[in-house]
RNA sequence: GAUUUAUACAGAAGAGGUUAGAGACAGGCUCGAUGACCCUCUGGCAACCUGGAAAAUCCAAGGUGCCAAUUCCUGCCGAUAGAUAAUUUCGUCCUUCGGAAAUAUAAAUU
Numbered sequence: 001g002a003u004u005u006a007u008a009c010a011g012a013a014g015a016g017g018u019u020a021g022a023g024a025c026a027g028g029c030u031c032g033a034u035g036a037c038c039c040u041c042u043g044g045c046a047a048c049c050u051g052g053a054a055a056a057u058c059c060a061a062g063g064u065g066c067c068a069a070u071u072c073c074u075g076c077c078g079a080u081a082g083a084u085a086a087u088u089u090c091g092u093c094c095u096u097c098g099g100a101a102a103u104a105u106a107a108a109u110u
Stems, first nucleotide, its partner, number of pairs: 001110008013042005021031003025075004043067003047064003050060004071102001076099004082093003
């Protein structure tokens, strides 16, 4: 790197370093010189693996992971309340629901 399976509305920040963008992509929206993002240290959370408690469930924190916003929201398909136009269809905008895709992480295989 690839494949399979599972999960993604819960949870968890301080210090130091560095300096201008960051939140995967696009649009929106948000974070950011009151220093974000990133790196280091310390601390924490507990999703998967692991260990323990008979079990539901809980505890531990060894491995991975994570610690702004639901994966920040939307994106494709279907359904649906509403707006727009005199009406219907089409179109456009928008609400909600379901599914898919994408992304991330874990576990297993390669």
Model confidence (mean pLDDT): 83 of 100. A computed fold for a 110-nucleotide RNA from Mongoliibacter ruber, annotated as SAM riboswitch aptamer (S box leader). It was read from a public genome assembly, where an Rfam model found it. Of the family's consensus pairs, 97% are formed in the model. The source organism's lineage runs through Bacteria, Bacteroidota, Cytophagales, Cyclobacteriaceae and Mongoliibacter.